[in-house]
This is a predicted structure of a 72-nucleotide RNA (transfer RNA) from a Candidatus Altimarinota bacterium.
RNA sequence: GGGAAGGUAGCUCAGUGGUAGAGCAGGGGCCUUUUAAGCCCUUGGUCGAGGGUUCGAAUCCCUCCCUUCCCA
Numbered sequence: 001g002g003g004a005a006g007g008u009a010g011c012u013c014a015g016u017g018g019u020a021g022a023g024c025a026g027g028g029g030c031c032u033u034u035u036a037a038g039c040c041c042u043u044g045g046u047c048g049a050g051g052g053u054u055c056g057a058a059u060c061c062c063u064c065c066c067u068u069c070c071c072a
Stems, first nucleotide, its partner, number of pairs: 001071007010024004018055001026042005048064005
């Protein structure tokens, strides 16, 4: 330099144009002699950045940034 995959909650990841979610973690409660486990509730998001298309974009298009891998 060329190519591919990825970037969404603290972490691991879903979400193929119509209200951003799950598990774990965090907080509160129930239970228990206590802890652990279990159950219930709950906090937490500029969806990598900017622009475009659209009534409407995490999702489609363009440019850029970052990570991993392949080729040279």
Background:
It was read from a public genome assembly.